[in-house]
Molecule: transfer RNA
Organism: Longimicrobium sp.
RNA sequence: GGGGGUGUAGCCGAGCGGUCUAAGGCACCGGACUGUCUCUCCGGAGAUCGCGGGUUCGAAUCCCGCCGCCCUCG
Numbered sequence: 001g002g003g004g005g006u007g008u009a010g011c012c013g014a015g016c017g018g019u020c021u022a023a024g025g026c027a028c029c030g031g032a033c034u035g036u037c038u039c040u041c042c043g044g045a046g047a048u049c050g051c052g053g054g055u056u057c058g059a060a061u062c063c064c065g066c067c068g069c070c071c072u073c074g
Base pairs, nucleotide, nucleotide: 001073002072003071004070005069006068007067010026011025012024018057028044029043030042031041032040050066051065052064053063054062
């Protein structure tokens, strides 16, 4: 350099164009329980989805470019 895959909260990870205001788990904050801690239970905050464009009435979700990471070919 060519081809392919991938990029969603601190970490992991659903979602595959619309009735959603983007699940869930861990972690974090508060509370209950407990003599205390742990465990368990309840509640809460946190991402507009790598960046920039485009398509569409509407995009995390399709298209293009760039960037990072992974695989592969030379």